The prediction has a mean pLDDT of 83. Predicted 3D model of a 95-nucleotide RNA (SAM riboswitch aptamer (S box leader)) from uncultured Candidatus Acidiferrum sp.

[in-house]
RNA sequence: CUUAUCCAGAGUGGCAGAGGGUACAGGCCCCAUGAAGCCACAGCAACCAGGCGGCAACGCCCCGGUGCUACUUCCUGCCCGACAAGAGAGAUAAG
Numbered sequence: 001c002u003u004a005u006c007c008a009g010a011g012u013g014g015c016a017g018a019g020g021g022u023a024c025a026g027g028c029c030c031c032a033u034g035a036a037g038c039c040a041c042a043g044c045a046a047c048c049a050g051g052c053g054g055c056a057a058c059g060c061c062c063c064g065g066u067g068c069u070a071c072u073u074c075c076u077g078c079c080c081g082a083c084a085a086g087a088g089a090g091a092u093a094a095g
Base pairs, nucleotide, nucleotide: 001095002094003093004092005091006090011041012040013039014038015037019030020029021028024077025076026075027074042069043068044067047065048064050061051060052059053058073089078086
């Protein structure tokens, strides 16, 4: 950079010690009954790989490579008369 997806799903323990929900602004919320981060184990999911079924579309499985496990990507911001949709930004996967 291209393509696809982003209202589903899944947490405990240890270390640590004040922030966190991407940045900015506004809002809403989480947090000393312990935030971020790191580690261990567990789990979710099914993008890739692999296996099975199928003419195919596709479905099922999950020991591997990633990812993920508060809140719709927490909500709004740009476009639009307004809503819906879309754009932009971001995240993840494959190339």

Background: It matches the Rfam family "SAM riboswitch aptamer (S box leader)". On this family, see Grundy and Henkin, Mol Microbiol 1998: "The S box regulon: a new global transcription termination control system for methionine and cysteine biosynthesis genes in gram-positive bacteria". About the family: The SAM riboswitch is found upstream of a number of genes which code for proteins involved in methionine or cysteine biosynthesis in Gram-positive bacteria. The sequence is in RNAcentral, with records from MGnify.